[in-house]
RNA sequence: GAGUAGGUUUUCUAGGGUUCCGCGUAUUUUUUGACGGUCUGGUCCGAGAGAAAGCCCACAGUUAUUUAGCUGUGUCACGGAAGGAUAAAAGCCUGGGAGAU
Numbered sequence: 001g002a003g004u005a006g007g008u009u010u011u012c013u014a015g016g017g018u019u020c021c022g023c024g025u026a027u028u029u030u031u032u033g034a035c036g037g038u039c040u041g042g043u044c045c046g047a048g049a050g051a052a053a054g055c056c057c058a059c060a061g062u063u064a065u066u067u068a069g070c071u072g073u074g075u076c077a078c079g080g081a082a083g084g085a086u087a088a089a090a091g092c093c094u095g096g097g098a099g100a101u
């Protein structure tokens, strides 16, 4: 100085807040409305560096035989500050970014 790390979707989890529901408080008596996430929660958001599964891709083996089936493998990953979305926040997005090794 340059480069490598399979891709994607779904369902979850760690985590996250407060639109809605519930809960709580005061008011009131009876609902509407107000306030509270310094409320366990349901809905909700949710991981590159968490989990599982599907599909695609790459490689190897194998069966058949000409592009199809089956099996296996796809390992490593320290990380701010700042900004952005949504009601809001975050391990979300910028981002396997800057930087470090």
Base pairs, nucleotide, nucleotide: 006056007055008054009053010052011051012050015045016044020042021041022039023036024035025034057074058073059072060071061070062069063068076096078099082094083093084092

Notes:
A computed fold for a 101-nucleotide RNA from Heyndrickxia sporothermodurans, annotated as Guanidine-I riboswitch aptamer. It matches the Rfam family "Guanidine-I riboswitch aptamer". On this family, see Nelson et al., Mol Cell 2017: "Metabolism of Free Guanidine in Bacteria Is Regulated by a Widespread Riboswitch Class". The organism belongs to Heyndrickxia, within Bacteria. Model confidence (mean pLDDT): 81 of 100.